[in-house]
Context: one part of a larger RNA
RNA sequence: CUGGGCGUAAAGCGUGCGCAGGCGGUUGUGUAAGUCAGAUGUGAAAUCCCCCGGGCUCAACCUGGGAACUGCAUUUGAGACUGCACGGCUAGAGUGUGGCAGAGGGGGCAGGAAUUCCCAGUGUAGCGGUGAAAUGCGUAGAGAUUGGGAAGAACAUCGGUGGCGAAAGCGUGCUACUGGGCUGUAUCUGACACUCAGGGACGAAAGCUAGGGGAAGCGAAAGGGAUUAGAUACCCCUGUAGUCCUAGCCGUAAACGAUGGAUACUAGGCGUGGCUUGUAUCGACCCGAGCCGUGCCGAAGCUAACGCGUUAAGUAUCCCGCCUGGGGAGUACGCACGCAAGUGUGAAACUC
Numbered sequence: 001c002u003g004g005g006c007g008u009a010a011a012g013c014g015u016g017c018g019c020a021g022g023c024g025g026u027u028g029u030g031u032a033a034g035u036c037a038g039a040u041g042u043g044a045a046a047u048c049c050c051c052c053g054g055g056c057u058c059a060a061c062c063u064g065g066g067a068a069c070u071g072c073a074u075u076u077g078a079g080a081c082u083g084c085a086c087g088g089c090u091a092g093a094g095u096g097u098g099g100c101a102g103a104g105g106g107g108g109c110a111g112g113a114a115u116u117c118c119c120a121g122u123g124u125a126g127c128g129g130u131g132a133a134a135u136g137c138g139u140a141g142a143g144a145u146u147g148g149g150a151a152g153a154a155c156a157u158c159g160g161u162g163g164c165g166a167a168a169g170c171g172u173g174c175u176a177c178u179g180g181g182c183u184g185u186a187u188c189u190g191a192c193a194c195u196c197a198g199g200g201a202c203g204a205a206a207g208c209u210a211g212g213g214g215a216a217g218c219g220a221a222a223g224g225g226a227u228u229a230g231a232u233a234c235c236c237c238u239g240u241a242g243u244c245c246u247a248g249c250c251g252u253a254a255a256c257g258a259u260g261g262a263u264a265c266u267a268g269g270c271g272u273g274g275c276u277u278g279u280a281u282c283g284a285c286c287c288g289a290g291c292c293g294u295g296c297c298g299a300a301g302c303u304a305a306c307g308c309g310u311u312a313a314g315u316a317u318c319c320c321g322c323c324u325g326g327g328g329a330g331u332a333c334g335c336a337c338g339c340a341a342g343u344g345u346g347a348a349a350c351u352c
Stems, first nucleotide, its partner, number of pairs: 003324004007306002012320001014202002017199001021195002025089007033082002035078008050066006092192001093189002096185005104178002107175004111155001115151008126137002163170002207249005213244001217243002222238004260319006268297011301308002325352003334345004
């Protein structure tokens, strides 16, 4: 390499989009590139392999004949399958149209609870914190309580193995803009599909650049108090960056379902969300059926086991990515990207 694999042993790119490429529904006609069959030529000899012989006492070895040389070219045919060309179809895909649900996205406006701070009133000696304390705050009047004001951040209840989104992710209310989905119908197009190396887009948190708000709360670093043999920690009191907003960068994660995408098929049972519909009803529920989603349990089957099981890790096909003993090492070097931090790509010696 062939091969065998990728939930947990090494292995699914963090996630979409998408060119090239690969692959592709149904039917008719043609063609004959692939494919299949026949013939001819060639495939030097020697060698290798196989068959029948011969020579060294056998064998190795040497040697005669044949077959073979799996290939290529030309030619004659076949026409099922693949390709190509033309034409048709509607079950895939898209489109029209009627409904529907939703924390999908970015923007604007508004709201209440809580927290902290400020002002004022009442009021007096404690408050706070812990396993226990202390640092800290407080007679310059704290904490508690009442009234008023300010600010920032986050949105209790509803709230749900509920919903939406490709993923990251999305939760107060209202408003306008905007993306996607599901369902009913069957209008139109007529295979337009699937996947996707490169490429480009999005991408939590932390971090970076420039400013602003602010610093309300929380809180790396730092300071202090404890604990301890020590305590560069866990606990406590403070607290800077940050957390928030605007514009840009970074491009990572246990980015997880540790499970790539698409299509088809293969027992059921019990929940739950959306739409349609039947029975029923005055109507709505209830009950039943269909499609789509989201969970639990389980037939067959699969699996090393655990477990998975119509949302497959079952049975198959297509396309992409990835793995090939541990350490060295996600390191070195080179290249690319980045302001930097670093990221992507990614070895070897050596060693077990």
A computed fold for a 352-nucleotide part of an RNA from an uncultured bacterium, annotated as small-subunit ribosomal RNA, central domain. Its Rfam family is "Bacterial small subunit ribosomal RNA". Its family is annotated with structural constituent of ribosome and ribosome in the Gene Ontology. RNAcentral holds the full RNA, with entries from ENA and Greengenes. Model confidence (mean pLDDT): 84 of 100.